[in-house]
RNAcentral holds the sequence, with entries from MGnify.
Bacterial RNase P class A from a soil metagenome, 357 nucleotides, folded computationally.
Rfam family: Bacterial RNase P class A. The family's RNA type in Rfam is ribozyme.
Model confidence (mean pLDDT): 76 of 100.
RNA sequence: GAGUCGGUCGGGUGGUCGCGGCCGGGCAUGACCCGGUCGAGGAAGGUCGGGACUCCGCAGGGCAGGGUGCUGGCUAACGGCCAGUCGAGGUGACUCGAAGGAAAGUGCAACAGAGAGCAGACCGCCGAUGGGCGAUCCUCGAUUUGCGGGGGUCGCCACAGGCAAGGGUGCAACGGUGCGGUAAGAGCGCACCAGCGUCCGGGGUGACCCGGGCGGCUUGGUAAACCCCACCCGGAGCAAGGUCAAGCGUGGGACGGCCGGCCCGGCCCAUGUCCCCAGGUGGACCGCUCAGAUGGAUGGCCACCCGCCAGUUCCGGCGACGGGCCUGGCGACAGAAUCCCGCCUAUAGACCGGCUC
Numbered sequence: 001g002a003g004u005c006g007g008u009c010g011g012g013u014g015g016u017c018g019c020g021g022c023c024g025g026g027c028a029u030g031a032c033c034c035g036g037u038c039g040a041g042g043a044a045g046g047u048c049g050g051g052a053c054u055c056c057g058c059a060g061g062g063c064a065g066g067g068u069g070c071u072g073g074c075u076a077a078c079g080g081c082c083a084g085u086c087g088a089g090g091u092g093a094c095u096c097g098a099a100g101g102a103a104a105g106u107g108c109a110a111c112a113g114a115g116a117g118c119a120g121a122c123c124g125c126c127g128a129u130g131g132g133c134g135a136u137c138c139u140c141g142a143u144u145u146g147c148g149g150g151g152g153u154c155g156c157c158a159c160a161g162g163c164a165a166g167g168g169u170g171c172a173a174c175g176g177u178g179c180g181g182u183a184a185g186a187g188c189g190c191a192c193c194a195g196c197g198u199c200c201g202g203g204g205u206g207a208c209c210c211g212g213g214c215g216g217c218u219u220g221g222u223a224a225a226c227c228c229c230a231c232c233c234g235g236a237g238c239a240a241g242g243u244c245a246a247g248c249g250u251g252g253g254a255c256g257g258c259c260g261g262c263c264c265g266g267c268c269c270a271u272g273u274c275c276c277c278a279g280g281u282g283g284a285c286c287g288c289u290c291a292g293a294u295g296g297a298u299g300g301c302c303a304c305c306c307g308c309c310a311g312u313u314c315c316g317g318c319g320a321c322g323g324g325c326c327u328g329g330c331g332a333c334a335g336a337a338u339c340c341c342g343c344c345u346a347u348a349g350a351c352c353g354g355c356u357c
Stems, first nucleotide, its partner, number of pairs: 001357009011305007019039008041333001045344002048342005053237004065233005070084005085099001086097004100228002105226002107222002122167002124163003129160002131157011175193006194218001196215008241286004250278004254273002256268004306331006313324004
């Protein structure tokens, strides 16, 4: 110098005018006056996760639906935090991870490419074997300079066919390198390496790590696609909810009549009532807090100081630049509403510490 991780502060003092709660005092007792005291944040924000609290629902189990998803721990709980494992990125400090399962099943993969999931053959390689053509040799037949049959050797073709090494396409082409092998090739064989499965030994609470043996040679990707597996989840939310309760009205009761009288019971209809009860509306209070409003207070102005920026001027210096006076401007993001634990997002500027190159 560049970077990385973590933390702190996020203007100060005084005056003055206001606002809300509480306490004390005053009288002219009123939404009054005076004095004192307290009065937003690191995120009070988004309302994303969890809980306390409240009401409703609920025998138990299952389906559906939703969420979470490596391991251990912390926590009242969480999708949070701490430590670790594995993977990816970075020279590194460090960062990121939606990190269970793809040999349970289904599905998907544009373009390019011959072929993309029980793969495939465009160029290319071979053509051993079979086939065609030619040369030559041997042999047989009838025959006669020739023809025909059979066989061997060599050469050519690239027809049947074989191959997947090389080229080419692609994010990805059914392990990699080497040797052998072959007509050419190929895990076809072998050695080493990678991967998978399995067994054994060691370390760790565990995720997992280290070492060794064996096996078939290799079983691709995608589950922020369906799905499978494991675990968790009842719903609504302080406008939850609770208490008191006027006026008008509603419902019920008592007082009335009838069933001969009385009690019970039943029926009747209308008005009224000093009355009683019930639910409920306006309203009030609680829930609502050492900030605690309840249409919602926590603010404005001035002065000085502080920090930053710009300008002017003076001083030092060759210069880049540094320091001083003065003037002007700016000081972020944003404001509780039942409370708490987290996460995420916004934030001018200043400061501190660890570590890396």